[in-house]
RNA sequence: GCGCGGGAGAGUUCUCGCUGGGCGACAUGCUCGGCGAGGCGCCGAAGGAGCAACCGCCCCCGGAAUCUCUCAGGCACCAGGGACCGCGC
Numbered sequence: 001g002c003g004c005g006g007g008a009g010a011g012u013u014c015u016c017g018c019u020g021g022g023c024g025a026c027a028u029g030c031u032c033g034g035c036g037a038g039g040c041g042c043c044g045a046a047g048g049a050g051c052a053a054c055c056g057c058c059c060c061c062g063g064a065a066u067c068u069c070u071c072a073g074g075c076a077c078c079a080g081g082g083a084c085c086g087c088g089c
Base pairs, nucleotide, nucleotide: 001089002088003087004086005085006084011040013039014038015037016036017035018034019033020032021031022030023029041075042074043073047071048069049068050067054063055062056061
């Protein structure tokens, strides 16, 4: 590195627009779902960045986290992603 298996956390949040259905129907509206955008809140285990524990030959220098930050990513279920762990090659 490849294959198989396991694999967490955090909003069923608010607003606006578009759209399908149902109810009411003079009109205004109510409700369920889908998509897009924005706000606030939040997560940390793709990636990225930072400190530096630690490691190497411990002077220099180099490597550097599951810690920290959240730029990116993610936050009902499902799906996807997934550090890391186990087995095999």
Molecule: Glycine riboswitch aptamer
Organism: uncultured Sphingomicrobium sp.